Transfer RNA from Ciliophrys sp., 72 nucleotides, folded computationally. The RNAcentral record of the sequence draws on ENA. Lineage of the source: Eukaryota > Sar > Ochrophyta > Ciliophryaceae > Ciliophrys.
[in-house]
RNA sequence: GGGGGUAUAACUCAAUGGUAGAGUAGUUGCUUUGCAAGCAGAAGGUUUCCGGUUCAAAUCCGGAUAUCUCCU
Numbered sequence: 001g002g003g004g005g006u007a008u009a010a011c012u013c014a015a016u017g018g019u020a021g022a023g024u025a026g027u028u029g030c031u032u033u034g035c036a037a038g039c040a041g042a043a044g045g046u047u048u049c050c051g052g053u054u055c056a057a058a059u060c061c062g063g064a065u066a067u068c069u070c071c072u
Stems, first nucleotide, its partner, number of pairs: 001071007010024004018055001027041004048064005
């Protein structure tokens, strides 16, 4: 210098163009003398950034950034 992959909750990951979810963690309550485990509930998101297409974009298109990998 060139090719390819990845970017979504605190962490690990889902998500046919049509209400953004799960597990773990944290939190509240119940249970216990207390802790752990268990049960129930609630909270937590500018889907990396900037544009474009569309009635509607995490998803499609272009660019940027970060990171992984391959070639030279």